[in-house]
Context: one part of a larger RNA
RNA sequence: CUAGGCGUAAAGCAUCUGUAGGUGGCUUUUUAUGUCCACUGUCAAAUCCCAGGGCUCAACCCUAGAUAGGUAGUGGAAACUGCCAAGUUGGAGUAUGGUAGGGGUAGAGGGAAUUUCUAGUGGAGCGGUGACAUGUGUAGGGAUCAGAAAGAACACAAAUGGAAAAAGUACUCUAUUGGGCCAACAUUGACACUGAGAGACGAAAGCUAAAGAAGCGAAUGGGAUUACAUCCCUAGUAUUCCUAGUCGUAAAUGAUGGAUACUAGGCACUGUGCAUAUCUGCCUAUGCAGUGCUAUAGCUAACACGUCAAGUAUCCCACUUGGGGAGUACGUUUGUAAGAAUGAAACUU
Numbered sequence: 001c002u003a004g005g006c007g008u009a010a011a012g013c014a015u016c017u018g019u020a021g022g023u024g025g026c027u028u029u030u031u032a033u034g035u036c037c038a039c040u041g042u043c044a045a046a047u048c049c050c051a052g053g054g055c056u057c058a059a060c061c062c063u064a065g066a067u068a069g070g071u072a073g074u075g076g077a078a079a080c081u082g083c084c085a086a087g088u089u090g091g092a093g094u095a096u097g098g099u100a101g102g103g104g105u106a107g108a109g110g111g112a113a114u115u116u117c118u119a120g121u122g123g124a125g126c127g128g129u130g131a132c133a134u135g136u137g138u139a140g141g142g143a144u145c146a147g148a149a150a151g152a153a154c155a156c157a158a159a160u161g162g163a164a165a166a167a168g169u170a171c172u173c174u175a176u177u178g179g180g181c182c183a184a185c186a187u188u189g190a191c192a193c194u195g196a197g198a199g200a201c202g203a204a205a206g207c208u209a210a211a212g213a214a215g216c217g218a219a220u221g222g223g224a225u226u227a228c229a230u231c232c233c234u235a236g237u238a239u240u241c242c243u244a245g246u247c248g249u250a251a252a253u254g255a256u257g258g259a260u261a262c263u264a265g266g267c268a269c270u271g272u273g274c275a276u277a278u279c280u281g282c283c284u285a286u287g288c289a290g291u292g293c294u295a296u297a298g299c300u301a302a303c304a305c306g307u308c309a310a311g312u313a314u315c316c317c318a319c320u321u322g323g324g325g326a327g328u329a330c331g332u333u334u335g336u337a338a339g340a341a342u343g344a345a346a347c348u349u
Base pairs, nucleotide, nucleotide: 004320005319007303008302012317015200016199017198021194022193023192025088026087027086028085031082034080035077036076037075038074039073040072041071042070043069049065051063052062053061054060091191092188093187094186096183097182098181099180103177104176105175106174107173108172109171110154114150115149116148117147118146120144121143125136126135162169206246207245208244209243215240220235221234222233223232257316258315259314260313261312262311265294266293267292268291269290270289271288272287273286275284298305322349323348324347331342332341333340334339
């Protein structure tokens, strides 16, 4: 490699868009590329297989024969695949009417808390810990009250809840904008699925430049503890915040790639529709879309999964092949750098 696999044993790209490629609804027609059938030529001899014969047997030798398969030609078949042409509506879009939402971006506003500053009252501690101490305070602190400023984050509602490709997303309002779902009819008529390369987006930390800096707080100073320290305390720089770039990684997790179809139920929630009931909000039954719990068949090494599959099948992509060496070395690409991506071998066991 093949075969087998990929929730937890090695293995699903962090996520999406999409090029080439691969794959692809239903009906009829053309054609004969693939496919199938028949015949013919050819694939040297020896060898192999097989029948007969010859060396006393055997090995060995001689003679005759043949299958399968490859390839080319000729003549046919037309179900499937492809091609040609025409149609169809179930897949997929578009239009119409509704509808839910912390979906994105930008702007404006808000209150609690914290810290600092100013003024009043007041007069000795405060703070911190297991206990201390560093620290801070008669130059008036802590406490209390009034006012001002600043930056960051948004209590309750809040849920097993919502929306989003993922990352991620919640104070309130406004503007603009993307997607989803439902309904009933119109319309296009397979326009679809996946997707190597490629592109876009991508937490936190880090980096560059310019602002900002309340709280928290790597590093660092100091105080304790201790055999020596981390952990604890007191301060505190970078960071955290904003703007414009960069980086491109996470246990980026559902450790589960995407699409389609099929396969018992029961319970609950979200959005929306229909019927019934009734008169404002529910009761009963039910369709579609989503989110959960439980469970049958099945599957699984077990745990578990179980119509949101890890069941039964098809299509496409990524990945895997004992442990270490090693996500290392070398080379290349990329980045300001840190690094990232690609990615071995010797050797060892």
Overview:
A computed fold for a 349-nucleotide part of an RNA from Erythroxylum rotundifolium, annotated as small-subunit ribosomal RNA, central domain. Model confidence (mean pLDDT): 85 of 100. RNAcentral holds the full RNA, with entries from SILVA.